A computed fold for a 478-nucleotide part of an RNA from a metagenome, annotated as small-subunit ribosomal RNA, 3' major domain.
Its mean pLDDT, the model's own confidence on a scale to 100, is 84.
Context: one part of a larger RNA
Parts: sequence; structure tokens; C1' cells
RNA sequence: UGACGGGGACCCGCACAAGCGGUGGAGCAUGUGGUUUAAUUCGAGGCAACGCGAAGAACCUUACCAGGACUUGACAUCCUUUCUAAACCUUAUGUAAUGUAAGGCUCGGUUCGGCCGGGGAAGAGACAGGUGCUGCAUGGCUGUCGUCAGCUCGUGUCGUGAGAUGUUGGGUUAAGUCCCGCAACGAGCGCAACCCUCAUCUUUAGUUACCAGCGGGUUAUGCCGGGGACUCUAAAGAAACUGCCCAUGACAAGUGGGAGGAAGGCGAGGAUGACGUCAAGUCAGCACGGCCCUUACGUCCUGGGCCACACACGUGCUACAAUGGCAGUGACAAUGGGCUGCAACCACGCGAGUGGAAGCUAAUCUCAAAAAACUGUCUCAGUUCGGAUUGCUCUCUGCAACUCGAGAGCAUGAAGCUGGAAUCGCUAGUAAUCGCAUAUCAGCAGGAUGCGGUGAAUACGUUCCCGGGUAUUGUACA
Repeated sequence: UGACGGGGACCCGCACAAGCGGUGGAGCAUGUGGUUUAAUUCGAGGCAACGCGAAGAACCUUACCAGGACUUGACAUCCUUUCUAAACCUUAUGUAAUGUAAGGCUCGGUUCGGCCGGGGAAGAGACAGGUGCUGCAUGGCUGUCGUCAGCUCGUGUCGUGAGAUGUUGGGUUAAGUCCCGCAACGAGCGCAACCCUCAUCUUUAGUUACCAGCGGGUUAUGCCGGGGACUCUAAAGAAACUGCCCAUGACAAGUGGGAGGAAGGCGAGGAUGACGUCAAGUCAGCACGGCCCUUACGUCCUGGGCCACACACGUGCUACAAUGGCAGUGACAAUGGGCUGCAACCACGCGAGUGGAAGCUAAUCUCAAAAAACUGUCUCAGUUCGGAUUGCUCUCUGCAACUCGAGAGCAUGAAGCUGGAAUCGCUAGUAAUCGCAUAUCAGCAGGAUGCGGUGAAUACGUUCCCGGGUAUUGUACA
């Protein structure tokens, strides 16, 4: 100087407390461990691995296994020989697959040279190739403490020196934020601000959006003429700064209250992550040193596996019901997507869907709400709760749903009556609850990322648990 302390002091954080809802019990989904297996490919491992890489494993993917096949190779450059047709397409035949045969079709430039360019085949080797190993050889990227308020430097001064000072102290702040003081004076990276979105208003603009007033029309609808008010769209501005008032404070920084205001003291949310820590993670995104394989640890194909199942754990979904279930009744969103697409509407089907088909490259057309509300019914029961499981019949995607997809109908109707010890999230348009969209994607979402609808309770406080910050103290630690 640090680090540590079951030392003391001060401060902060959904850290506790105060509340609300969960997980832990059940069934199922999903990830992991374990076990099994020919293989169940690999990685990730307290927080910070475990709905993680994977924004989508039937084949492919695919790295794993079994079997079959290839060896200059699936891919790149170079050389030689050869062809200007081969490649390609079609047909026949054959294999599980990589084949074989026939037919069809097609070059450019030119100094007309067996020259140049493009393309095909064969051969030789230089080489290709490796999701093989090392993340403790690395780059790049990322997680984490932590959006915590810290981390440093120059000059000066002090100290023999390691170092100290500044950065400590008194206040204050979300903040090393600001004020005052001070052997310090300044500066840098962080904080804040600058950026984006939302909340108010003004101006400009008015189509595909809008419809107040005027006219027309309809069973009905901004449907038409028209309008530029309103909503909205999207560009430019205004607006918030403790600016004003009172109190308090050290005459300061600030703090408490108030006014006006759409908004008040950081207005709300996002983006933004200092010096560093964990030899943290990633050689399987990519790149790259070294090592290893080279008729195989490379490459192609068929089938299987990654989906196994006495069990254990994590994360979720659905429930256990009456604040509910069921049936009926044209209530109301936002973000987004759409041409190999979204599809209104019509017809058929109990339904998943199918057959037609207008419109839309979209503020124009379309995908397209649910909880809520109203009416009826059930009457506390393992039920009209709950929907697992199983049987049958179908639909869709796709070359193909047996292993192993999603969905529909009928039948079946399991566990479960609020969950031990323990443990998690959340402070407001939040929790809880309700649906919708998107990426991936042929198909497959209970996951992820977004979007809106309805919309609470509680916070006395900092004694305690956990994490962090500051100065201080002890130390046999570095």
C1' cells in the first nucleotide's frame, strides 16, 4: 500500500421489513445430471451452466453410430494430354445410394495459327481437406462485479524509501454531483449532458389517413362531391431551467413546501458499461500459432441416433374451480408480416380444412383479438372442475410423418381439493391477468423477442440476512 475480520462508524440497493403473486406437491412441456445404448455428437457448471449455443434435430441440418462406396478427392490454384463437344435435358434400365445405354441441344474473339478466352474429360504430383487437440499459446467477441461511483495522471510539496498528498475533512447529491475548507494546483477515463422513444402545444403539409359544417346517394358504410376544422401521419420548432414565491441552510451547495404548467426538481423508458477482476466463456460462428490424421481423424450415400428412461434437479405451461365452467349475443387494440405470399367473399364440410375467387408489392387489400359486458344454465360434487392417457376416423405440410410433426372430430376421463423444509419476482400503467404479432420456418412454439387490453396492494423503518460504496481500526496474510 492492499486484502481480510463472526471490529466499530456512516450510506445505498425489492437487501430485509410492509404487501401482492409464484416456485417447491400434481400432470405435461423443455433443458441438465445419471443410467442405458451400436450411437444416444459436442460445448456450457455457484451467483455469472441447466426453454443456454439451438431465431425452430422426420431426410437435410449432423458434427454421432451401423453398413456400403471414393482416394488430387465434395472445394481452390498450378502443370500435361485431350475434346469442342462434353456439361445439361429427356427417355429406358438398374441399385438402399454412388451407375449404364440411347436420343436431343448449345461456344465467343481472332492477326485464321494446333493463337487467346470460356467450358468438359483423363493423368501426375505439389497440395486440398479435418466440427481432430490445446480458450492455460492467441485475435476478435461476450458474461460478471455493476450503470456500482469509482480508477488514474502531470507539475508541486512531504517522506531515506515503499509511498503519501490531490481523491482526506464539514455539508450535499442518484453520482469523486456540487459548495465550503485545505500543500496543493490542474487534467484525463468514468457520472451527468449531447442521441432515440413517449408525454403538451404551435407551424407546415393533407394521401392510401380523417369527416365538423355544406350538398348528393344508400337497407347500410367517408360511399361520392367536397373540406383542411378534428383525429392521425412526419418534418421543423416551442416547452422544464430549482426559472418564480415562502421556509430552512453557513450569505453556499442544496433541501422542504407552494404557484403556474401537459409535464417539477434525473418528467418516464431505452441506448450508452471507467481502470480492472474471474489464466471466467468461446479453437464447434469466424480468424489464427503449435501438435496430430492423410486409401483417413478426409469425402459421398442409405438407414438409425441426437426424441432412449427405475430415477434426481432447474426453467416453464395447465390446473385444482363459482371473482368459476359451459352456451348464446356482429363491443373495443397496438406492434408487426404479406407475391414460391396475405387472402376478403361465396360454396362444401360437425371441424381441422377443401374448391372457386375479388383486392393487395399495401396508412389503400389482407392476416385479425381475448379477458370485459349482457342473458341463460350448473349449485360445491373429484363435479358440466381438471384435462393427462388411450382407441378409432380424418386434415395439412412434405420425396417421405414407423422410429419422430402439428392439427380436427367422436369416445376415454388419470393425477390434482392451494402444495413440507426452503426459495423467487415485483415499488405504477409496475405486479397480476388477457390475448395479438414477429424472427427461425415446407411443416412444427407451452420457448424467445416485441405489442397492446384490464389493472392492484404496500413501503413504519434500517435492528437483522445478502451484495456494494466511503473513511477508520486490528492483523502472525501478500